The RNA shown here (FMN riboswitch aptamer (RFN element)) has 149 nucleotides and comes from Anaerocolumna xylanovorans. Rfam family: FMN riboswitch aptamer (RFN element). A reference for the family is Gelfand et al. (1999), "A conserved RNA structure element involved in the regulation of bacterial riboflavin synthesis genes", Trends Genet. The RNAcentral record of the sequence draws on Rfam and Ribocentre. Its mean pLDDT, the model's own confidence on a scale to 100, is 80. NCBI's taxonomy places the organism under Bacteria, Bacillati, Clostridia, Lachnospirales, Anaerocolumna. The model forms 100% of the base pairs in the Rfam consensus.
RNA sequence: GAAAUUCUUCGGGGCAGGGUUAAAUUCCCGACCGGCGGUAUAGUCCGCGACCUGAUACAGGAUUAUAAGUUAAACAACAACUUACCGGUAUCAGCUGAUUUGGUGCAAUUCCAAAACCGACAGUAAAGUCUGGAUGUGAGAAGAAACUG
Repeated sequence: GAAAUUCUUCGGGGCAGGGUUAAAUUCCCGACCGGCGGUAUAGUCCGCGACCUGAUACAGGAUUAUAAGUUAAACAACAACUUACCGGUAUCAGCUGAUUUGGUGCAAUUCCAAAACCGACAGUAAAGUCUGGAUGUGAGAAGAAACUG
C1' cells in the first nucleotide's frame, strides 16, 4: 500500500404520570424512541438493511399411497429413478412509513427556531415502546493475518 483474499470483534432505542374498564404499558390524555452508507451534522432527501411474498439454483430430508414424466420398446403390467411434499442455504426480483415554514451560511428538506408527521409480522382489550420468532438475520463499522512493493 490501489484492488482482491481469509479471519476476529462489534453491530436498535423507547409509554414517566394519569383516565376509562372485569380486563388495556394495546383505547383516551400525556410521555418517550430514532439501524447503516452518502451528502454541511438527516427517523422524514438519495440508496441500503431487517419483516413478508415470489422465482431460480444448490445440498439435504420425507415418500412409492396417489399423479405426471423418464428408463421404454405397439399397448398394458411390474420395477427403479425424478418431480409434486418439508424445511434450509445462496442469488435475484417484488413489497417496504413519514416535513414544512422562517433564520444563518459559499453550501443545510441535515445546523438553529417553530410547528407537524411516521413506524413489519404473530400474540393479547386494538401495541413504533410489552411478549415472541430472535443467543436469529443484517446494511455496515473497526481490527488482524497473509500477500505485494